[in-house]
About this RNA:
This is a predicted structure of a 364-nucleotide RNA (Bacterial RNase P class A) from a Gemmatimonadales bacterium. NCBI's taxonomy places the organism under Bacteria, Pseudomonadati, Gemmatimonadota, Gemmatimonadia, Gemmatimonadales. Of the family's consensus pairs, 97% are formed in the model. The RNAcentral record of the sequence draws on ENA.
RNA sequence: GUGGUGGAGUGUGGCGGUCGCGGUCCGCAAUCCUGCGGGUCGAGGAAAGUCCGAGCUCCAGAGGGCAGGCUGCCAGGUAACGCCUGGGCGCCGCAAGGCGACGGAAAGGGCCACAGAAAACAAACCGCCCGCCUCAGGUGGGUAAGGGUGAAAAGGUGGGGUAAGAGCCCACCGCGCGGCUGGUAACAGUCGCGGCGAGGUAACCCCCAGUCGGAGCAAGGCCAAAUAGGCGGCGAGGCUCGGCCCGAGCCAUUCGAGCCGCGGGUAGGCUGCUCGAGGUAGUGGGUGACCGCUAUCCCAGAUAGAUGACCGCACGAGCACUUCGGUGCUCGAACAGGACUCGGCUUACGGCUCCGCCACCACC
Numbered sequence: 001g002u003g004g005u006g007g008a009g010u011g012u013g014g015c016g017g018u019c020g021c022g023g024u025c026c027g028c029a030a031u032c033c034u035g036c037g038g039g040u041c042g043a044g045g046a047a048a049g050u051c052c053g054a055g056c057u058c059c060a061g062a063g064g065g066c067a068g069g070c071u072g073c074c075a076g077g078u079a080a081c082g083c084c085u086g087g088g089c090g091c092c093g094c095a096a097g098g099c100g101a102c103g104g105a106a107a108g109g110g111c112c113a114c115a116g117a118a119a120a121c122a123a124a125c126c127g128c129c130c131g132c133c134u135c136a137g138g139u140g141g142g143u144a145a146g147g148g149u150g151a152a153a154a155g156g157u158g159g160g161g162u163a164a165g166a167g168c169c170c171a172c173c174g175c176g177c178g179g180c181u182g183g184u185a186a187c188a189g190u191c192g193c194g195g196c197g198a199g200g201u202a203a204c205c206c207c208c209a210g211u212c213g214g215a216g217c218a219a220g221g222c223c224a225a226a227u228a229g230g231c232g233g234c235g236a237g238g239c240u241c242g243g244c245c246c247g248a249g250c251c252a253u254u255c256g257a258g259c260c261g262c263g264g265g266u267a268g269g270c271u272g273c274u275c276g277a278g279g280u281a282g283u284g285g286g287u288g289a290c291c292g293c294u295a296u297c298c299c300a301g302a303u304a305g306a307u308g309a310c311c312g313c314a315c316g317a318g319c320a321c322u323u324c325g326g327u328g329c330u331c332g333a334a335c336a337g338g339a340c341u342c343g344g345c346u347u348a349c350g351g352c353u354c355c356g357c358c359a360c361c362a363c364c
Stems, first nucleotide, its partner, number of pairs: 001360010014313006021042009044335001048346002051344005056216004063246004068212005073087005088102001089100004103207002108205002110201003125147002127143007155173006174196001175194008220271004230262005237251004278297008315332007
């Protein structure tokens, strides 16, 4: 210098002025509605998706089981998680690094099209070897090393052996079982035994381990107002807890709980609503995620839903000119705007700044 890879920050604005918005505080005015002046605060890294997890509210005074759902290497972090960190194993990459739906196929079942002889109680199309015959052929037996088909064909390579072959035998690798060593563990290494069960797929059913009440701020609470505290049917047991069972609780048994249907009124206001598993700085512990301590700060709470417009200056970028001092013009990136809050993941995206690492090239 070129290319790659990992991470952090920022959020096309800054300063001043004029006008215009929302919250809140103070002052003045006002019957109410509200108005005027001043101070102060006022969108995102994803606010998106609504995919996970929670806080909070209600069901509900408190449960057990089945079914069902979710997760799936080990160890940590966290309020928790399907998230994050570190490690292990596998795959990709020269590497830095990246990805992983990562328990079990020897409990059982299902599936593997077509091609192929044969796709799991699996095999003989070509071929090789031996015998017989009517001998360019036919037939009987042996074989699965070679060839073909296929994503995959009775572990692989080499040697011995054989009529020809085959784990038939041997060596090494692979596989299974066991011991020892290291490690918290997942695993790794090493040694021994065994010819050894012929695949794949569980993001098919299933088995194993762990875990899980439900619904949701349009939850819920309060106030005001209005209507028809309406009518009809069923009715002895019913209702509540997502489905089912047990259990529990509540109401009722004709003065009737409850269920079903028709019809009427209201849809207004207040609250929930922002002080939080909060931000920032320093410091200690830890490989890290993160945790502790100290100090400091308050940072939207709208309700058809608020931050916009204009001017000037500087700044940055581009174009043109240049006496190289500068001048003029244009532009101010993209993805994109809260609605109870927070921790994540996923998706979309433009430019700038900074740091680490890897590979290659050149020079000293």